This is a predicted structure of a 73-nucleotide RNA (transfer RNA) from Paenibacillus sp. GP183. Rfam family: tRNA. The sequence is in RNAcentral, with records from ENA and Rfam. The prediction has a mean pLDDT of 82.
RNA sequence: GGCCUCGUAGCUCAGUGGAUAGAGCAAACGUUUCCUAAACGUUAGGUCGGAUGUUCGAGUCAUCUCGAGGCCG
Numbered sequence: 001g002g003c004c005u006c007g008u009a010g011c012u013c014a015g016u017g018g019a020u021a022g023a024g025c026a027a028a029c030g031u032u033u034c035c036u037a038a039a040c041g042u043u044a045g046g047u048c049g050g051a052u053g054u055u056c057g058a059g060u061c062a063u064c065u066c067g068a069g070g071c072c073g
Base pairs, nucleotide, nucleotide: 001072002071003070004069005068006067007066010025011024012023013022018056027043028042029041030040031039049065050064051063052062053061
């Protein structure tokens, strides 16, 4: 230098054009308990790495770019 994969909640990930973007764990609060843990319930937490474009509509498609990993030279 060329090519491929990945980037979504604090962490691990799902979501492959249509709705208010979800799950588990973690966190806060509550119930229970003499206390803790466990269990159960509730809540909060995201401008989907960034920008531009396509589309009636983009996490999803295209281009550029940043970062991580890999292959080739």